[in-house]
Molecule: c-di-AMP riboswitch aptamer (ydaO/yuaA leader)
Organism: Chloroflexota bacterium
RNA sequence: UUGACGCAGCCGCCUAAUCCUCAAUGGGAGCGGGGGAACCAACUCGGUGGGGUGAAUCUCGCUAAGGCGAGAAGGGUGACCUUUCCAUCCUAACCCGGCAGCUAACCCCGUAGGCGUACGAAAGGCUUU
Numbered sequence: 001u002u003g004a005c006g007c008a009g010c011c012g013c014c015u016a017a018u019c020c021u022c023a024a025u026g027g028g029a030g031c032g033g034g035g036g037a038a039c040c041a042a043c044u045c046g047g048u049g050g051g052g053u054g055a056a057u058c059u060c061g062c063u064a065a066g067g068c069g070a071g072a073a074g075g076g077u078g079a080c081c082u083u084u085c086c087a088u089c090c091u092a093a094c095c096c097g098g099c100a101g102c103u104a105a106c107c108c109c110g111u112a113g114g115c116g117u118a119c120g121a122a123a124g125g126c127u128u129u
């Protein structure tokens, strides 16, 4: 001097998952989710019940299986916002328990956790100097 790794802080990211209060086993604001009329929709039976949170579904191929691969759709990031292009990544998991369409009033619930991307481009907007 350079590279890699680890720790800490600031900052940033996924997400509804933040903030205030206060000392309780709490409370509140904000942000999310579910149930629940009329009207409308659907109305029965069977088959492989049905439903919810979430971007996380579908199609095809390979494998004895486990699993893997490709594509479409969906979603995130590239450090002000929106859109487009480009690049890149993800496409899980869990829950209800025979039961739920929408749904005003009303009722109930959550506010965990996990990480470290870039000093990409254009147009418009906004902010600062």
Base pairs, nucleotide, nucleotide: 011116012115013114014113018029019028020027021026030111031110032109033108034107035106040101049099050096051095052094053093057072058071059070060069061068062067074090075089076088077087078086080125081124082123083122084121085120